[in-house]
RNA sequence: CGGAGGAGCCGAGGUGAUCGCUGGUGCUCGCAAGGGCACGGGAGGAAAGUCCGAGCUUCGCAGGGCAGGGUGCUGGCUAACGGCCAGUCGGGGCGACCCGAAGGAAAGUGCCACAGAGAACAGACCGCCGGACCGCAAGGCCCGGUAAGGGUGAAACGGUGCGGUAAGAGCGCACCGCUCCUCCGGUGACGGAGGAGGCACGGCAAACCCCACCCGAAGCAAGAUCAGAUAGGGGUGCGCUGCCCGCGCAUACAAACCCCGGGUUGAUCGCACGAGCCCGCCGGCAACGUCGGGCCCAGAGGAAUGAUCACCACCGGCGCAAGCCGGAACAGAACUCGGCUUACUGGCUCCUCCGGCGG
RNA sequence: GCGGGCCUCGUCCAACGGCAGGACAAGAGUUUUCCAAACUUUAGAUAGGAGUUCGAAUCUCCUGGCCCGCUCCA
Numbered sequence: 001c002g003g004a005g006g007a008g009c010c011g012a013g014g015u016g017a018u019c020g021c022u023g024g025u026g027c028u029c030g031c032a033a034g035g036g037c038a039c040g041g042g043a044g045g046a047a048a049g050u051c052c053g054a055g056c057u058u059c060g061c062a063g064g065g066c067a068g069g070g071u072g073c074u075g076g077c078u079a080a081c082g083g084c085c086a087g088u089c090g091g092g093g094c095g096a097c098c099c100g101a102a103g104g105a106a107a108g109u110g111c112c113a114c115a116g117a118g119a120a121c122a123g124a125c126c127g128c129c130g131g132a133c134c135g136c137a138a139g140g141c142c143c144g145g146u147a148a149g150g151g152u153g154a155a156a157c158g159g160u161g162c163g164g165u166a167a168g169a170g171c172g173c174a175c176c177g178c179u180c181c182u183c184c185g186g187u188g189a190c191g192g193a194g195g196a197g198g199c200a201c202g203g204c205a206a207a208c209c210c211c212a213c214c215c216g217a218a219g220c221a222a223g224a225u226c227a228g229a230u231a232g233g234g235g236u237g238c239g240c241u242g243c244c245c246g247c248g249c250a251u252a253c254a255a256a257c258c259c260c261g262g263g264u265u266g267a268u269c270g271c272a273c274g275a276g277c278c279c280g281c282c283g284g285c286a287a288c289g290u291c292g293g294g295c296c297c298a299g300a301g302g303a304a305u306g307a308u309c310a311c312c313a314c315c316g317g318c319g320c321a322a323g324c325c326g327g328a329a330c331a332g333a334a335c336u337c338g339g340c341u342u343a344c345u346g347g348c349u350c351c352u353c354c355g356g357c358g359g
Numbered sequence: 360g361c362g363g364g365c366c367u368c369g370u371c372c373a374a375c376g377g378c379a380g381g382a383c384a385a386g387a388g389u390u391u392u393c394c395a396a397a398c399u400u401u402a403g404a405u406a407g408g409a410g411u412u413c414g415a416a417u418c419u420c421c422u423g424g425c426c427c428g429c430u431c432c433a
Base pairs, nucleotide, nucleotide: 001355002354003353004352005351006350007349008348009347010346013312014311015310016309017308018307019306021042022041024039025038026037027036028035029034044330048341049340051339052338053337054336055335056219057218058217059216063245064244065243066242068215069214070213071212072211073087074086075085076084077083088102089100090099091098092097103210104209108208109207110204111203112202125150126149127146128145129144130143131142133140134139158176159175160174161173162172163171177199178197179196180195181194182193183192184191185190223269224268225267226266232260233259234258235257236256237249238248239247262432263431276295277294278293279292280291282289283288314327315326316325317324318323360429361428362427363426364425365424366423369383370382371381372380377413385401386400387399388398389397406422407421408420409419410418
């Protein structure tokens, strides 16, 4: 200098002026409805998708089982999680580093199309070898051996080499792989060493399933209070809302639930102090946690968060220059948090790897 | 805002994980003086992207689009 990898941060920029919108507090006018003034607040890193996990609320109530759903290497973090951190193993990259839904296929069932001789306690098409027969020979045919080589396939019942053999074969041996046992290290996943065994056990569980662990259901249109309006009828015993047991309520022109019909389309709360944000010390590799200090930071209901001007800053074009013109993404709260995923302009900071050149 | 369901030729539907098929519509041809009908024939699709698998419309994940339902009182 070029290329690349990782971590983090910002994000229609900043300052000022004027005019608005929204909700809060204080003062004030008004009987009230409401109005005026002042002060300070007013979109995001994803507010999104609604994919997970919780808080909160209701379902009268303790429990058990079945069904169903989810997660799936190990250890930790956390309110919890399918998230995060640290590691293990496997795969990719020269490397920094990246990726992985990564339990079980020697519990069972099922599937493995086409091709191929044979697809799961398999198999012999070409070939190789031995023997009999025919043929002058090349070779043909029959019987048997074999699975080294060829061929098919995604996958062919350990791999490579040497020996061995008629040719071959874990048939024998060495190494690698595999299984089992012992020891050592590690909390553990796992790793290392030694020994034994000729090798049994193809793949698929994002097929059913088995194992371990977790899960009651619904959702702020949950729900609570107040005000107002109305017309009942039919069915059924009902209840944590799939099922069963248990338990409970009700004991009758009932109540409750469901369906049809009717009424209403209001107000307040829930609802903004919270697993909150910032800074610092300490513990921990880290995620994170304890402690101390500081701060208050949107809350609508057809739904606010804006507009104009001036100066400065960023990017692009034109111009010698002064300057002029243009651009600035994705998107927008609605009960609230913790994550994941997806969309995206222009940048900034730090660390690392590879290559080239120069010293 | 919350909950649920569905995306396959232009349209309506099929398809045990194994060559995506049918009907209508469209184009071309035959027939007819011409049109229609009929017959022959052609083209045309798994919403998009990843993953699992030998193999995906089908199984899983992410994204996009469409549709439906949900106030309270008695």
Two RNAs folded together computationally: RNase P RNA and transfer RNA, 433 nucleotides in total. It holds a member of the Rfam family "Bacterial RNase P class A". Rfam classes the family as a ribozyme. Gene Ontology terms of the family: dimeric ribonuclease P complex, tRNA processing and ribonuclease P activity. The coordinates come from a structure-prediction model, not an experiment, and the mean pLDDT is 81.